[in-house]
Molecule: transfer RNA
Organism: Hypoxylon sp. FL0543
RNA sequence: GCUGCACUAGAGAAAUGGUAACUCGCCGGCCUCCUAAGCCGGAGACUCCGGGUUCGAGUCCCGGGUGCAGUG
Numbered sequence: 001g002c003u004g005c006a007c008u009a010g011a012g013a014a015a016u017g018g019u020a021a022c023u024c025g026c027c028g029g030c031c032u033c034c035u036a037a038g039c040c041g042g043a044g045a046c047u048c049c050g051g052g053u054u055c056g057a058g059u060c061c062c063g064g065g066u067g068c069a070g071u072g
Base pairs, nucleotide, nucleotide: 001071002070003069004068005067006066007065010024011023012022018055026042027041028040029039030038048064049063050062051061052060
């Protein structure tokens, strides 16, 4: 230099083009003498950035960024 893959809450990780799930963690409550465990509830991501297509984009297309892998 070229090619491919990945990027979504604090961390991990889903989502036939139809309005973002789950786990851990965090907060509150129940339980307990207290803690842990367990049970119940809650907050937290408009999805790496910018455009395009579409009635509608995390998803498709183009450009850029970062990381990983392969290769001259």